Predicted 3D model of a 73-nucleotide RNA (transfer RNA) from a Candidatus Magasanikiibacteriota bacterium.
The RNAcentral record of the sequence draws on ENA.
Its Rfam family is "tRNA". It is annotated as a transfer RNA. Rfam's curators write: Transfer RNA (tRNA) molecules are approximately 80 nucleotides in length.

Parts: sequence; structure tokens; C1' cells
RNA sequence: GCGGUAGUAGCUCAAUUGGUAGAGCGUCUGCUUGCCAUGCAGGAGGUUGCCGGUUCAAAUCCGGUCUACCGCU
Repeated sequence: GCGGUAGUAGCUCAAUUGGUAGAGCGUCUGCUUGCCAUGCAGGAGGUUGCCGGUUCAAAUCCGGUCUACCGCU
């Protein structure tokens, strides 16, 4: 230099090939208990790495760019 894979909640990962962004763990509140743990119910937390384009509508499609890993030279 070229190619590939990945980037989504604090962490680990989904999202069925464009149609309201979710789960588990964690965290907060309440219930349960003499207290803790467990269990149960509920809540908060995201502009989907970044910038632009296409579209009525983009995590998803297109272009550029950044980071990590892998391969080729």
C1' cells in the first nucleotide's frame, strides 16, 4: 500500500436482508425477610464509531473517514 472482519445501553451481544432499537448481566426504586442473600414487580440508561448521500422511512443500502484484529505484498 491492497483486501477482509468488527464497532449498537456501564459489560457481553441480538435486531429474521429498509418500517416505533431489544435481551442477559449490572445499576436504581419498591415488595418479600428480624438483617443479608435469593426471588418478584417496575424504572433509568442509546442520536447504532464519525461525516455525508439515497429513500416517505436507514443500525441495515451507497461514498468517505477513524479505531481494533486478521490476511496479502